The prediction has a mean pLDDT of 81. This is a predicted structure of a 73-nucleotide RNA (transfer RNA) from a Candidatus Colwelliibacteriota bacterium. The RNAcentral record of the sequence draws on ENA.
[in-house]
């Protein structure tokens, strides 16, 4: 330099172009317990990497850039 894959909550990941983007773990609060762990209930946490485009409607499709990974040279 070229090609392919990937980027969503603190972490790991879902989400057929269609209602207010969800789950597990972690965190916090409460319950339980002599205390703690486990368990139960709840809460908080997101500019879906950054722009542009297509569409009535985009996490999803197209495109430029950026980060990461793999391969070729």
């Nucleotide at each position: 330099g070229c090609g392919c894959c990937u980027u969503u909550a603190g972490c790991u990941c879902a989400a057929u172009g269609g209602a207010u983007a969800g789950a597990g773990c972690a965190u916090c609060u409460g319950g339980c317990u002599u205390c703690g762990a486990a368990c139960c209930a709840g809460a908080a946490g997101g500019u879906u990497g950054c722009g542009g485009g297509u569409u009535c409607g985009a996490c999803u499709c197209c495109u430029g850039c950026a980060g990461g990974g793999c391969g070729c040279a």
Its Rfam family is "tRNA". It is annotated as a transfer RNA.